[in-house]
Predicted 3D model of a 73-nucleotide RNA (transfer RNA) from a Solirubrobacteraceae bacterium.

RNA sequence: GCCCACCUAGCUCAACUGGUAGAGCACCGCACUUGUAAUGCGGCGGUUGGGGGUUCAAGUCCCCCGGUGGGCU
Repeated sequence: GCCCACCUAGCUCAACUGGUAGAGCACCGCACUUGUAAUGCGGCGGUUGGGGGUUCAAGUCCCCCGGUGGGCU
């Protein structure tokens, strides 16, 4: 330098070929316990890496930029 994949909650990952952004863990509260842990119930949490475009509608499609991983020379 060229090619490919990926970037979504604090962390690990979903989102069915465009149609309400979710789960587990973590965190907070309550119950239980002599107390802690575990367990049960409830709750909080997102400008979907940044910027533009297409569309009635974009995490999803297109363009530019950035980052991570891999391959080739």
Model confidence (mean pLDDT): 81 of 100. The source organism's lineage runs through Bacteria, Bacillati, Thermoleophilia, Solirubrobacterales and Solirubrobacteraceae. RNAcentral holds the sequence, with entries from ENA. It matches the Rfam family "tRNA". From the family's description: Transfer RNA (tRNA) molecules are approximately 80 nucleotides in length. By type it is a transfer RNA.